RNA sequence: GGUCUCAUAGCUCAGCAGGACAGAGCAGCGGUUUCCUAAACCGAAGGUCGGAGGUUCGAGUCCUCCUGGGACCG
Numbered sequence: 001g002g003u004c005u006c007a008u009a010g011c012u013c014a015g016c017a018g019g020a021c022a023g024a025g026c027a028g029c030g031g032u033u034u035c036c037u038a039a040a041c042c043g044a045a046g047g048u049c050g051g052a053g054g055u056u057c058g059a060g061u062c063c064u065c066c067u068g069g070g071a072c073c074g
Stems, first nucleotide, its partner, number of pairs: 001073007010026004019057001029043004050066005
């Protein structure tokens, strides 16, 4: 230098060929239970989906560029 791949909640991930308010588990927070803790159960909260443009009535999803991680080739 070239090709491919990944980036979604604090962490690990889902989102199946573009469509209903973007989800799960764990962690953290509140509660029930217990003499206390742990465990168990219940509840609420937490995200402008790496950044900038484009296409579209509509983009986490498609296209372009950039940034970062990984793999391969030279």

This is a predicted structure of a 74-nucleotide RNA (transfer RNA) from a Methylobacteriaceae bacterium. Rfam family: tRNA. Rfam classes the family as a transfer RNA. It was read from a public genome assembly. Its mean pLDDT, the model's own confidence on a scale to 100, is 81.